This is a predicted structure of a 78-nucleotide RNA (c-di-GMP-I riboswitch aptamer) from a Chloroflexota bacterium. The sequence was found by an Rfam model in a public genome assembly. Model confidence (mean pLDDT): 85 of 100. Of the family's consensus pairs, 95% are formed in the model. The organism belongs to Chloroflexota, within Bacteria. Its Rfam family is "c-di-GMP-I riboswitch aptamer". Rfam links the family to the GO term cyclic-di-GMP binding.
[in-house]
RNA sequence: CCCACGAAUAGGCAAACCCGCCGCGAGGCGGGGUCGCAAAGCCACGGGACUCGCAUAGGAGUCGGCCGAGCUACCGAA
Numbered sequence: 001c002c003c004a005c006g007a008a009u010a011g012g013c014a015a016a017c018c019c020g021c022c023g024c025g026a027g028g029c030g031g032g033g034u035c036g037c038a039a040a041g042c043c044a045c046g047g048g049a050c051u052c053g054c055a056u057a058g059g060a061g062u063c064g065g066c067c068g069a070g071c072u073a074c075c076g077a078a
Base pairs, nucleotide, nucleotide: 005076006075012037013036017032018031019030020029021028022027035065041071042070045068046067047066048063049062050061051060052059
């Protein structure tokens, strides 16, 4: 230095819920809030769940804190 790993240290993010805004909706954004998270950072490629539409039946969308894969990254004990 790199890979793996996750004790400690300094930090980081922010579930549910509430308020405001956007959306037909799933849901998203901002503020509050702290259930949790070693990638709870990014990403819709695969699976899965959800929403809208169709009913002759293709389709469009949402979720990354549902899982897998990919990319990037702080710290440094065993």